A computed fold for a 75-nucleotide RNA from a Candidatus Pacearchaeota archaeon, annotated as transfer RNA. Its Rfam family is "tRNA". By type it is a transfer RNA. NCBI's taxonomy places the organism under Archaea, Nanobdellati, Candidatus Pacearchaeota.

RNA sequence: GACGCUGUAGCUUAGUUGUCCUAAAGCGCGACUCUCAUGAGGUCGAGAUCGGGGGUUAAAAUCCCCCCAGCGUCA
Numbered sequence: 001g002a003c004g005c006u007g008u009a010g011c012u013u014a015g016u017u018g019u020c021c022u023a024a025a026g027c028g029c030g031a032c033u034c035u036c037a038u039g040a041g042g043u044c045g046a047g048a049u050c051g052g053g054g055g056u057u058a059a060a061a062u063c064c065c066c067c068c069a070g071c072g073u074c075a
Stems, first nucleotide, its partner, number of pairs: 001074007010027004029045005051067005
């Protein structure tokens, strides 16, 4: 330098356009409950507008373009 893959809550992942279907789950975090106490269990809650920007569409995390970061292959 060329090509490909990945980038969604603190962490690990799901979701590949559809209107009011609402960005979901596990772990972790907070409160309460339970216990003599800790842990486990139970109930509730907070937390991401989807790497950044632009475009297409009535509608984009999802399609297209540019850029950034990581990984890989080739030179």